[in-house]
About this RNA: Model confidence (mean pLDDT): 80 of 100. Glycine riboswitch aptamer, 102 nucleotides, folded computationally. It matches the Rfam family "Glycine riboswitch aptamer". Its family is annotated with glycine biosynthetic process in the Gene Ontology.
RNA sequence: ACAGACGAUACGGGAGAGCCCAAGCUGAGCGUAAGGUCAGCUAUGGCGCCGACGGAGCAACCACCCCCGGAAACUCUCAGGCACAAUCACCGUAUCGUUGGA
Numbered sequence: 001a002c003a004g005a006c007g008a009u010a011c012g013g014g015a016g017a018g019c020c021c022a023a024g025c026u027g028a029g030c031g032u033a034a035g036g037u038c039a040g041c042u043a044u045g046g047c048g049c050c051g052a053c054g055g056a057g058c059a060a061c062c063a064c065c066c067c068c069g070g071a072a073a074c075u076c077u078c079a080g081g082c083a084c085a086a087u088c089a090c091c092g093u094a095u096c097g098u099u100g101g102a
Base pairs, nucleotide, nucleotide: 004099005098006097007096008095009094010093011092012091013090018047020046021045022044023042024041025040026039027038028037030035048082049081050080054078055076056075057074061070062069
């Protein structure tokens, strides 16, 4: 000097599950009217679902005399999400910083 490891940033890739029902509001058109139809929105209500942000739980395992402790992509769905979009674990590349074996 460099491989590797860790962290941050940028770029690329990146899944799942109702754009369900009702109500309200807005708009459009039909109709003398009552009314019902279509589209959109809602921090509204209901039911059904998803897990790869976060959170929590247990466990293989690690550590330990014991107790205590660490621990998942598993589990639970509190939060979050269920057209597109956004978010997103994880992977790759680049830059910077820390460390740095042979």

Notes: It was read from a public genome assembly, where an Rfam model found it.